This is a predicted structure of a 365-nucleotide RNA (Bacterial RNase P class A) from a Gammaproteobacteria bacterium. Its mean pLDDT, the model's own confidence on a scale to 100, is 79. The gene name in the source record is rnpB.
RNA sequence: GGAGUCGGCCAGACGAUCGCUGCGCGCAAGCGUGGAGGAAAGUCCGGGCUCCGCAGGACAGGGUGCCAGGUAACGCCUGGGCGGCGCGAGCCGACGGAAAGUGCCACAGAAAACAUACCGCCUAAGCGCGCAAGCGCCGGCAAGGGUGAAAAGGUGCGGUAAGAGCGCACCGCGUGCCUGGUAACAGUGCACGGCACGGAAAACCCCACUCGGAGCAAGACCAAAUAGGGAGGCUGGCGCGCCGCAAGGUAGCGCAAGGCGUGGUCCGCGCUGCUUCCGGGUAGGUCGCUACAGGCGCACGGUGACGGGCGUCGCAGAGGAAUGGUCGUCCACGACAGAACCCGGCUUAUCGGCCGACUCCUUUU
Numbered sequence: 001g002g003a004g005u006c007g008g009c010c011a012g013a014c015g016a017u018c019g020c021u022g023c024g025c026g027c028a029a030g031c032g033u034g035g036a037g038g039a040a041a042g043u044c045c046g047g048g049c050u051c052c053g054c055a056g057g058a059c060a061g062g063g064u065g066c067c068a069g070g071u072a073a074c075g076c077c078u079g080g081g082c083g084g085c086g087c088g089a090g091c092c093g094a095c096g097g098a099a100a101g102u103g104c105c106a107c108a109g110a111a112a113a114c115a116u117a118c119c120g121c122c123u124a125a126g127c128g129c130g131c132a133a134g135c136g137c138c139g140g141c142a143a144g145g146g147u148g149a150a151a152a153g154g155u156g157c158g159g160u161a162a163g164a165g166c167g168c169a170c171c172g173c174g175u176g177c178c179u180g181g182u183a184a185c186a187g188u189g190c191a192c193g194g195c196a197c198g199g200a201a202a203a204c205c206c207c208a209c210u211c212g213g214a215g216c217a218a219g220a221c222c223a224a225a226u227a228g229g230g231a232g233g234c235u236g237g238c239g240c241g242c243c244g245c246a247a248g249g250u251a252g253c254g255c256a257a258g259g260c261g262u263g264g265u266c267c268g269c270g271c272u273g274c275u276u277c278c279g280g281g282u283a284g285g286u287c288g289c290u291a292c293a294g295g296c297g298c299a300c301g302g303u304g305a306c307g308g309g310c311g312u313c314g315c316a317g318a319g320g321a322a323u324g325g326u327c328g329u330c331c332a333c334g335a336c337a338g339a340a341c342c343c344g345g346c347u348u349a350u351c352g353g354c355c356g357a358c359u360c361c362u363u364u365u
Stems, first nucleotide, its partner, number of pairs: 001361010012330007020035006037336001041347002044345005049215004061211005066080005081095001082093004096206002101204002104199002118145002120141003126137004153171006172195001173193005178187003219287004229278006237255004241250003258272005294313005300307002331334001
């Protein structure tokens, strides 16, 4: 100098001016002060909070799935193991079980998992023919070829008629032990086994762990009227009903008058016997609502995620929904995008730029 890997950060800046909105002060005018994000997004996981309820068991269903740790919790994070990729820094992995069972493995191929035989190899033994060489039968084999994504351990030596874990050595594999490690797992370790164990569980399934449901339009409180429920007291102009022989009684129904509402008033329309009390509850209002698993700094413990300690800061909270417009100056000319109960993650979108650690190549000293 070039190429690259990982981690972190910023998200046009400054000023003026006019607005919008929360809060505080003020009688008011107004003044002061706060006012989107790293993803506020997708709503995919996890939790807080709230209500229903008391979630114990069984069955069904969902989720997770190497190990250890972190955490309020997680499908997240950290560290480790194993496998794969990369020269490397590093990156990626639905990474339990296929010797519990069932099913599947297209095409090709003899055969796709109780193995099998298309080409091929063999003719020792047995039988037939032949003087014989040999041919045929009965058979043997799976080394070689061929098919396929995948073919029933690999290499070599022995062995054989030809062959074959048939025997042996090494490698691989499996089981048990030993050693190291908390564990996953690892090993020039020891012993045993000739090999039982093809793939696929993102097929059913099995195993282990785990999961009650709904969500801030959750929910809590206050609470109008001409709506509506219940209880008590009082009253009775008319009609009906009911009780009573009658006088009369009776708020079950209707009417009138009066009252109330609407409205400036009248008409009209609606409600209503008068009154007291109780409970539910619509409109509406208040709370939930932003102080917190909170931000920043310091040192400590830990490889780390993180933890506990001290100091410091106060940082949107609306309810048709504020967070904006204009102008000036400057620059590297500005992306994706906007809260709606809150928080931890993941994923996705994103102009341009900065910082740190590390790797590889080249050059110079």

The sequence is in RNAcentral, with records from ENA. It matches the Rfam family "Bacterial RNase P class A". It is annotated as a ribozyme.